[in-house]
């Protein structure tokens, strides 16, 4: 230098291929119930520039372009 994969909540991931209306799950955190107390269990809540920018579109996490970061292969 060329090619491929990955980047979504504090952590781990689904959704992307096939665009659709408020972006979900688990763990964790906080509050409540329960318990003598804790743990477990149950209920609820908060938490997101979907890596950054631009474009297409009525509409983008999803399609296109550029860039950034991580990993791999080739030279």
């Nucleotide at each position: 230098g060329g090619c491929c994969c990955c980047g979504u909540a504090g952590c781990c991931c689904a959704g992307c291929c096939u665009g659709g209306a408020u972006a979900g799950g688990g763990c964790g955190u906080c509050g409540g119930c329960c318990u003598u107390c804790u743990a477990a269990g149950c209920c609820g809540a908060a938490g997101g520039u979907c890596g950054g920018g631009g474009g297409u579109u009525c509409g983008a996490a999803u399609c296109c372009c550029c860039c950034c970061g991580g990993g791999g292969c080739c030279g």